FMN riboswitch aptamer (RFN element), 129 nucleotides, folded computationally. Its mean pLDDT, the model's own confidence on a scale to 100, is 81. Rfam family: FMN riboswitch aptamer (RFN element). Its family is annotated with FMN binding in the Gene Ontology.
RNA sequence: AAUAUUCUUUGGGGCGGGGUGCAAUUCCCCACCGGUGGUUAUAGUCCACUAAGGACGGGCAAAAGCGCCCGUCCCCGAAUCGGCGAAAUUCCGAUACCGACGGUACAGUCCGGAUGAUAAAAGAAUUUA
Numbered sequence: 001a002a003u004a005u006u007c008u009u010u011g012g013g014g015c016g017g018g019g020u021g022c023a024a025u026u027c028c029c030c031a032c033c034g035g036u037g038g039u040u041a042u043a044g045u046c047c048a049c050u051a052a053g054g055a056c057g058g059g060c061a062a063a064a065g066c067g068c069c070c071g072u073c074c075c076c077g078a079a080u081c082g083g084c085g086a087a088a089u090u091c092c093g094a095u096a097c098c099g100a101c102g103g104u105a106c107a108g109u110c111c112g113g114a115u116g117a118u119a120a121a122a123g124a125a126u127u128u129a
Base pairs, nucleotide, nucleotide: 002128004126005125006124007123008122009121010120016030017029018028019027031109032108033099034098035049036048037047038046044097045096053074054073055072056071057070058069059068060067079095080094081093082092083091101112102111103110
């Protein structure tokens, strides 16, 4: 220095004001937030990944109930114009748009599964040449 294995740690932000109403951080007006890797140049909106959701198969649990775990597959939101430049749907300017499931007066921001899981990042040990 490289490869492989194992282990450890880290690993998501945001409702403040006003209105209506019996009741809304859920509706209406304004506000606020942006995981991980990649990309000639910095990305919520490009290319990928992760959570959640669904189907099937296997295992466990159970006769109250309709769950838990593993594997495979499916699904998986949203941006334009102008400027600078060798290069930017990434910067600057302008105007837009998007955000799982369950609960509750309809939720990106509250509560819950979740003191969970995961993309991934950093470090350590061992092995090989």